A computed fold for a 141-nucleotide RNA from Microtetraspora sp. NBRC 13810, annotated as c-di-AMP riboswitch aptamer (ydaO/yuaA leader).
Model confidence (mean pLDDT): 79 of 100.
It was read from a public genome assembly, where an Rfam model found it.
The organism belongs to Microtetraspora, within Bacteria.
The model forms 92% of the base pairs in the Rfam consensus.
Its Rfam family is "c-di-AMP riboswitch aptamer (ydaO/yuaA leader)". The family has 106 seed sequences and 7,607 matches in Rfam 15.1. About the family: This family represents a conserved RNA structure found upstream of the ydaO and yuaA genes in Bacillus subtilis and related genes in other bacteria.

RNA sequence: GCCGGCCGAACGCCGAAUCCCCACGUCAGGGGAGCCGGGGACCCACAGCCAGACCUGGGGUGAAUCCGCGCCGUCGGACGCGGUAGGGCUGCUCCGGCCCGAACCCGUCAGCUAACCCGGUAGGCGUCGAGGAGAGGAGCU
Numbered sequence: 001g002c003c004g005g006c007c008g009a010a011c012g013c014c015g016a017a018u019c020c021c022c023a024c025g026u027c028a029g030g031g032g033a034g035c036c037g038g039g040g041a042c043c044c045a046c047a048g049c050c051a052g053a054c055c056u057g058g059g060g061u062g063a064a065u066c067c068g069c070g071c072c073g074u075c076g077g078a079c080g081c082g083g084u085a086g087g088g089c090u091g092c093u094c095c096g097g098c099c100c101g102a103a104c105c106c107g108u109c110a111g112c113u114a115a116c117c118c119g120g121u122a123g124g125c126g127u128c129g130a131g132g133a134g135a136g137g138a139g140c141u
Base pairs, nucleotide, nucleotide: 010127011126012125013124014123018033019032020031021030022029034121035120036119037118038117039116044111057109058106059105060104061103066083067082068081069080070079086100087099088098089097090096092134093133094132095131
């Protein structure tokens, strides 16, 4: 000097998931602010009749929906591939570039919804690289 790995700090990213106080030698957590989510009136929306078929219905958080193909044959499922509604990063916009397009929960039940009621405040990642143009005008002098 180069390559790889580990730990920490700082800065930054997804996300609601940050900050403060008390306690932690007893049952070991608790409280507040901020942010986020759910339930819950009037009004509004929905609604009625007939026939057939299917059915673990319906709902919530979230960007995470939907479609096609493959997997010996059929149905279904799982899995894989490709795309896609939609979403993120690049301070903002455009162009370009790089990504995600999951997972979980309620339990037969919930439209909206003032008062009111009930919860959450996790987890995961990046660090020398793909930027270009424009708008804007902070700070300093």